[in-house]
Notes: Large-subunit ribosomal RNA, domain IV from Naegleria gruberi, 332 nucleotides, folded computationally. The source organism's lineage runs through Eukaryota, Heterolobosea, Eutetramitea, Acrasida and Naegleria. It matches the Rfam family "Bacterial large subunit ribosomal RNA". It is recorded under the gene name rnl. Its mean pLDDT, the model's own confidence on a scale to 100, is 82.

Context: one part of a larger RNA
RNA sequence: UAAUAUUGAAGGAACUCGGCAAAAUAACUCUGUAACUUCGGAAGAAAGAGUUUUUCAGAUAGAUUGUUCUCUAUUUGGAAAAAACAGAACAGGGGAGAACGACUGUUUAUCAAAAACACAGGACUUUGCUAAAUUGAAUAAAUGAAGUAUUAAGUCUGAUGCCUGUCCGGUGCUGUAAUUAAAAAGAGAAAAGUUUAAAAAGCUUUUUUUAUAAUAACCAGUAAACGACGGUCCUAUCUUGAGGAUCCAAAGGUAGCGAAAUUCCUUGUCAUUUAAUUGAUGACCCGCAUGAAUGGCAUAACGAUUUUCCCACUGUCUCCAAUAUUAACUCA
Numbered sequence: 001u002a003a004u005a006u007u008g009a010a011g012g013a014a015c016u017c018g019g020c021a022a023a024a025u026a027a028c029u030c031u032g033u034a035a036c037u038u039c040g041g042a043a044g045a046a047a048g049a050g051u052u053u054u055u056c057a058g059a060u061a062g063a064u065u066g067u068u069c070u071c072u073a074u075u076u077g078g079a080a081a082a083a084a085c086a087g088a089a090c091a092g093g094g095g096a097g098a099a100c101g102a103c104u105g106u107u108u109a110u111c112a113a114a115a116a117c118a119c120a121g122g123a124c125u126u127u128g129c130u131a132a133a134u135u136g137a138a139u140a141a142a143u144g145a146a147g148u149a150u151u152a153a154g155u156c157u158g159a160u161g162c163c164u165g166u167c168c169g170g171u172g173c174u175g176u177a178a179u180u181a182a183a184a185a186g187a188g189a190a191a192a193g194u195u196u197a198a199a200a201a202g203c204u205u206u207u208u209u210u211a212u213a214a215u216a217a218c219c220a221g222u223a224a225a226c227g228a229c230g231g232u233c234c235u236a237u238c239u240u241g242a243g244g245a246u247c248c249a250a251a252g253g254u255a256g257c258g259a260a261a262u263u264c265c266u267u268g269u270c271a272u273u274u275a276a277u278u279g280a281u282g283a284c285c286c287g288c289a290u291g292a293a294u295g296g297c298a299u300a301a302c303g304a305u306u307u308u309c310c311c312a313c314u315g316u317c318u319c320c321a322a323u324a325u326u327a328a329c330u331c332a
Stems, first nucleotide, its partner, number of pairs: 001327008010318002014316001019313001027051005036041001038159001052081012093311007100303002105117002121157006133143003160298004165229003170226002172222004179217003186210009230247005256290001257287001268284006
């Protein structure tokens, strides 16, 4: 000097990105226990008291005994003693607000455990059986399934509560009687060439006609399909703009929420919290660039999640000190 422990005056988070680390709490019995709530919980909420030994009186149970007496255990009340009595070890810190995710669960074996994944619940689409879907070179075979639409598969959302607005113009999907367009091969016709003494037939080339399936076009439907959800100008003696005008569009963002895990300007403005706050919470709403199963908002319980505050507690700190052990160092 370092590491690992132990202790510490006064203060008590002033440390620090942040109470990281440490301290504190801790068992059992009794008392007592709020908001909120899905009435189950929250809850060991919180906050308190007791715990050792001896002795006296009583109660209960058991043992002993012929029966009382006596003894043991538990327990109620009183008295006394003692520095201490869950005498060591083991052994919850608590409370308030907010975000996200309902929950238990799963995950990057070896830097991430989470707000990511899953989940019960919700919805859409496909699926009538040789089912759809999938594996397979296969018309084999298999899974689906020794199942049968309350089935099976795919996709999205993610308990519960209240809800889930407008748009089918684009892309996709589904349907489509008729109409339009459309490939090669085929069939018919015509012409030219070749062949032949000349024709026919054949062969080759060109032109043309015919016939049209899926598909495409056209049309229609469909958004819990992919997705989208406006400008400009004026206006009620200040401000604002209920209202009006005009352009564009398929329709112009509804309910809700909102400086948000989304807000650039921004440390927005106001209030609460502090002596002081770029923080937190509650409001406001010029939402640069919220918004409804790409789910919106709320939500008890839960969380080694994120974040703010309070109590307790402390060497985290003011400001370091001492002790023990091990190493370092010196000698052998």